[in-house]
RNA sequence: AGAGUUUGAUCCUGGCUCAGAAUGAACGCUGGCGGCGUGCUUAACACAUGCAAGUCGAACGAUGAAGCCUAGCUUGCUAGGUGGAUUAGUGGCGCACGGGUGAGUAAUAUAUAGGUAACGUGCCUCUUAGUCUGGGAUAGCCAUUGGAAACGAUGAUUAAUACUGGAUACUCCUUCUAACUCUAAUGUUAGUCGGGAAAGUUUUUCGCUAAGAGAUCGGCCUAUUUCCCAUCAGCUUGUUGGUAGUGUAAGAGACUACCAAGGCUAUGACGGGUAGCGGGUUUGAGAGGAUGAUCCGCCACACUGGUACUGAGACACGGACCAGACUCCUACGGGAGGCAGCAGUGAGGAAUAUUGCACAAUGGAGGAAACUCUGAUGCAGCAACGCCGCGUGGAGGAUGACGCAUUUCGGUGUGUAAACUCCUUUUAUGAGUCAAGAAAAUGACGGUAGCUCAUGAAUAAGCACCGGCUAACUCCGUGCCAGCAGCCGCGGUAAUACGGAGGGUGCAAGCGUUAAUCGGAAUUACUGGGCGUAAAGCGUGCGUAGGUGGUUUGUUAAGUUAGAUGUGAAAGCCCUGGGCUCAACCUAGGAACUGCAUUUAAAACUGGCAAACUAGAGUAUAGGAGAGGAAAGUGGAAUUUCAGGUGUAGCGGUGAAAUGCGUAGAUAUCUGAAGGAACAUCAAUGGCGAAGGCAGCUUUCUGGACUAAUACUGACACUGAGGUACGAAAGCGUGGGUAGCAAACAGGAUUAGAUACCCUGGUAGUCCACGCCGUAAACGAUGACAACUAGCCGUUGGGAGGGUUUACCUCUUAGUGGCGAAGCUAACGCGUUAAGUUGUCCGCCUGGGGAGUACGGCCGCAAGGUUAAAACUCAAAGGAAUUGACGGGGACCCGCACAAGUGGUGGAGCAUGUGGUUUAAUUCGAAGAUACGCGAAGAACCUUACCUAGCCUUGACAUAUUUUAGAACACUUUAGAGAUAGAGUGGUGCCUUCGGGAACUCAGAUACAGGUGCUGCAUGGCUGUCGUCAGCUCGUGUCGUGAGAUGUUGGGUUAAGUCCCGCAACGAGCGCAACCCCUAUCCUUAGUUGCCAGCGCGUAAUGGCGGGGACUCUAAGGAGACUGCCGGUGACAAACCGGAGGAAGGUGGGGAUGACGUCAAGUCAUCAUGGCCCUUAUGGGCUGGGCUACACACGUGCUACAAUGGUCGGUACAGAGGGCUGCAAACCUGCGAAGGUAAGCGAAUCCCUUAAAGCCGGUCGUAGUCCGGAUUGGAGUCUGCAACUCGACUCCGUGAAGUCGGAAUCGCUAGUAAUCGUGGAUCAGAAUGCCACGGUGAAUACGUUCCCGGGUCUUGUACUCACCGCCCGUCAUACCAUGGGAGUGGGUUGCACCAGAAGUAGCUAGUCUAACUGUUUACAGGGGACGGUUACCACGGUGUGAUUCAUGACUGGGGUAAAGUCGUAACAAGGUAACC
Repeated sequence: AGAGUUUGAUCCUGGCUCAGAAUGAACGCUGGCGGCGUGCUUAACACAUGCAAGUCGAACGAUGAAGCCUAGCUUGCUAGGUGGAUUAGUGGCGCACGGGUGAGUAAUAUAUAGGUAACGUGCCUCUUAGUCUGGGAUAGCCAUUGGAAACGAUGAUUAAUACUGGAUACUCCUUCUAACUCUAAUGUUAGUCGGGAAAGUUUUUCGCUAAGAGAUCGGCCUAUUUCCCAUCAGCUUGUUGGUAGUGUAAGAGACUACCAAGGCUAUGACGGGUAGCGGGUUUGAGAGGAUGAUCCGCCACACUGGUACUGAGACACGGACCAGACUCCUACGGGAGGCAGCAGUGAGGAAUAUUGCACAAUGGAGGAAACUCUGAUGCAGCAACGCCGCGUGGAGGAUGACGCAUUUCGGUGUGUAAACUCCUUUUAUGAGUCAAGAAAAUGACGGUAGCUCAUGAAUAAGCACCGGCUAACUCCGUGCCAGCAGCCGCGGUAAUACGGAGGGUGCAAGCGUUAAUCGGAAUUACUGGGCGUAAAGCGUGCGUAGGUGGUUUGUUAAGUUAGAUGUGAAAGCCCUGGGCUCAACCUAGGAACUGCAUUUAAAACUGGCAAACUAGAGUAUAGGAGAGGAAAGUGGAAUUUCAGGUGUAGCGGUGAAAUGCGUAGAUAUCUGAAGGAACAUCAAUGGCGAAGGCAGCUUUCUGGACUAAUACUGACACUGAGGUACGAAAGCGUGGGUAGCAAACAGGAUUAGAUACCCUGGUAGUCCACGCCGUAAACGAUGACAACUAGCCGUUGGGAGGGUUUACCUCUUAGUGGCGAAGCUAACGCGUUAAGUUGUCCGCCUGGGGAGUACGGCCGCAAGGUUAAAACUCAAAGGAAUUGACGGGGACCCGCACAAGUGGUGGAGCAUGUGGUUUAAUUCGAAGAUACGCGAAGAACCUUACCUAGCCUUGACAUAUUUUAGAACACUUUAGAGAUAGAGUGGUGCCUUCGGGAACUCAGAUACAGGUGCUGCAUGGCUGUCGUCAGCUCGUGUCGUGAGAUGUUGGGUUAAGUCCCGCAACGAGCGCAACCCCUAUCCUUAGUUGCCAGCGCGUAAUGGCGGGGACUCUAAGGAGACUGCCGGUGACAAACCGGAGGAAGGUGGGGAUGACGUCAAGUCAUCAUGGCCCUUAUGGGCUGGGCUACACACGUGCUACAAUGGUCGGUACAGAGGGCUGCAAACCUGCGAAGGUAAGCGAAUCCCUUAAAGCCGGUCGUAGUCCGGAUUGGAGUCUGCAACUCGACUCCGUGAAGUCGGAAUCGCUAGUAAUCGUGGAUCAGAAUGCCACGGUGAAUACGUUCCCGGGUCUUGUACUCACCGCCCGUCAUACCAUGGGAGUGGGUUGCACCAGAAGUAGCUAGUCUAACUGUUUACAGGGGACGGUUACCACGGUGUGAUUCAUGACUGGGGUAAAGUCGUAACAAGGUAACC
């Protein structure tokens, strides 16, 4: 410090996720030691048991143990004395500390700084003075007595440092007076009236009392500070203040009475929710954020609520009283209790320890002290909960052992790792010794730490991960299953992502996971973000508070700056030292604590005050421009209606129609009238207005801007939360008006449907007046104001100058437009009218959906508007631009693409292939174009892969080793369907070092063979298709942030990215073309098997023969065609058009040749091949069958339907092929297929081999025929072991459908279509198929609007799996959260009223009464206690509201989910442009 994730790719915006640190943690796996820390975060839930606060006999009466002494005598007892342990009680001090917890509390709290002249303070320290003299009780004890107990009651008796009367005392308190100081006062000093003390015990000491001072600890007050919600906006009656009191230690509405009507609040009152606060902790570069365990400071609380008492201090954790809930005891009458002290128990929970030791240390209480108490504390125990340290061995050791894993089978990895050799002993175990902590004594820890010795490598390694982020890879298993996952995502038979293994990586006594925090996140932006299109400028003005504000001078010192002082506790963090062997840890010093307060100084800037200025702003004068606004009036054109005239059959409307209107006279046309609404031309990126918006003309009233020149005021300004005004259309209310148009509605069409688009009608509405509504894609998607920053070209209004006073030119100002410098921007774009550079103020945004929705509030008559969430859900949603693809977008171009023609298919019969069905099997593959006479250039057996039956198992075939036997081999025979099995005969070969070897065969064994079994979606190779379409790319350069672009686009041209020109491109490659083959012309060479003109011979005739090379031909080599020439067009180009010559003319015709790529196209069954599968079978042999089935459907063909024909007779002309397991002449036989016999030919020689259509004649006469030939009966031929399933052909007989073919659809542009025959491959035989050959030989093309396919450019896009795309809504099903809901049940709380325990205060006619007083002394008084009563008040109760939570039949929408249903709304002109 960044990374992953939206896309085909890119840049941006933007969210989600990860890597880091950290925790009082928990869970999973694992676990050796030590040190230091830490340990109920949940139920402030309930608690058994023990302990946690006592102490003092030197305050007091009493009790009176042990021991000791004396006396008596039954010598172990009694009595007396001494002694003083012990302790219940009275009394004193303590119990308000220490310890726990965080429920409450948003300020009676905390923090920081102050005030107290408004206060208190036990114990402690210091100073001064004193401690005199009386009295009456009471607990205990004793007696009686109640009660189960707790606990009492009565009587008698007793002490004190308990209680109490009196004296004395002051600088104390109080009343009053005076003076002083001063600051407002209750301050200080002096005097004065009245008032108030004491405790003893003793040898000192220790106590007690009064007064003052100190220290410590507190009380109260002030300022500032401290979370969220405005869907909490108004709150308050002791409330705010005053006077007089009460009250307190003390100020105060703290309380009471009276008086006044105040006080708080958008700088957030009041209300609601949540929360102890701080030092600090954690994270972060910091600023910040989160947090408030342990330690320290403060606060609050002690079962819940209330209350006071005592006391220096409490409204009191281990005190009291009352009420409540709960638990326990009970004799049922009553009682007892409070672990949020330490342990511990239950419960809750993911989760948190011992009912330990000791007061040795530190501290606390009491005591004179010894000492006692102390779950504070010091220690130990448990827990890897955290941090820190150590160890689990070290050195050597290669044949790189075994094992395991993997493998290309060679090896490689684990790996110096192990074994083995040598060494060491931290730790461990055993033994010994032994500190500091302790100042005289005293050690829980402590079997301590440490040290020494012995034993022996001995006791000690796991966890997570290995697709990317992110370090680390292979095998096996699994097969969208099981599973993983932090995000992206992995898994559907070759998973580095699941599970296991081997190996590796990381950390290590731990490692991972989960939870929550900060960081990364500049993703709330103070530091440090944005708002044209990504989320985001209020629809627009006016204006309040607020914020900000021109120039100059003086002054002040609030802000600001500097210094000083105080404070900012300690601990922690940081720095430097020190101590534990180091570290963690502990400790000393320093720094820091960025803060607050006080004070001194400065005066530039901001602010305040005072004075001035004119550049901002405004006022006055004069002008012209304008659909600015309001009101009144008025005009013509047009539509419609009405009346009348003319006139006759249609009009109207549409893609086409129909509804509709019209013979009752429409439409059309003329005249007249009525009425409403809107204002053509002018008219314009022209004008005006804040925006919405404003358009005939005239008048009246009225707002604003602009220009010119001077004068005046003197900062009067800008912005603007709330507020207020205006605000299109639609809509609402009342009343008018209504010509046209026109939601709703009706009808007609369209359609699968059509609640639409189209048509005919038509009501609200549109118009006017008044009043509401308050929203729009209210848009420049761009807030207002001000300043600055290049220009050029238009246009509107005004002004100045020039000019020939017309046109026009120049300058300037205010608007309004276009293009553009710099700059900005993600890009698009903006660019003096900024989206540039700055300033001020306001508004708004923070992922998508849910949702601008719900609830609540406000507004509205309603419709609705405004303000405005959450649960839940997704990993994206989005902007701009790019490459493609697509469009029922555009432009250009091409193709038998259409058109123009021609012949077919689709109908029939048959052939053939496919589907389907059938079957034991009908083997398999091919599936739109690009499967279907395709693989198959040929299934009777074989082929053959399928089925049936019967057989074989190292195998039909290959290699290797080994054993046995035999040459190999040929032949005969038996059984069997055959495979196979058995028997027999012949034969014994080659090399040799004589041992044997090589080849072959039978049998056995082991490795292995074999598979047309699966996967063409694991592959190679080959192929189809787009398409013989003209395209596809690269290097360098340039442009762009980038994907990419440019080049390759543009203007022409071409069959062509063919060529030319231009151009930030210049070049190049694969394609095109050419080079190759055939063909068309000519030449040369050669002349057999081909040819025969001329010469000769011969024949009935024939190149038959001699000869010839002229010709044809054959097969080699050349020539020829290149837009080369001419004319025109074109840009002086490329090229095109026409012409000449030529056998051929513009690639002459044909072929071969197939760019980058697309279709996971086809083929594992041609072959090859990875992986998987079978191995007495999915392999191999064989027999028979099947692939040939047949209600049917489709493709491709053949033959036809006839007269351009059939048939009969005669007759003519090819080319290209094939032939020895062959082609076969001639001759003979047969009607024929063919047979017999037999020349020639391995072929320019012989054969296949008569070409047919054609031509010349005859016949048929439009008919199911002399057409057509299916089907079928019979008889044959040929091939072949074999012709039944299942061949071809021949002859005789039979003579089906069919009379030109619906919708639809195919081929073809010239030697082509059509038509005619011929040959070949395969092949024993078996073509209507395929391939090839020639004969005859057309028609048409105006043209590119349309259909299909393709190419280029451009445009739109929400598509990129690319339109067979994407995608919306209802409905149905399941689940989830949520709103409403008759209500129901809780919590909190307001108001009104009732009630009133304990307690305090006031009053008191009752009852009782030791101390004091008086005297009349059996009494009275004073005082007190109890009782009564009043006030306040907790719990509780009643009524009525508010708020919140849960729940609720039913109901609303929302979200999610698999391949559901219906349509097709959006994205292209999305097929009616879309949207608000």
Source information:
This is a predicted structure of a 1476-nucleotide RNA (small-subunit ribosomal RNA) from an uncultured bacterium. Its Rfam family is "Bacterial small subunit ribosomal RNA". The coordinates come from a structure-prediction model, not an experiment, and the mean pLDDT is 84.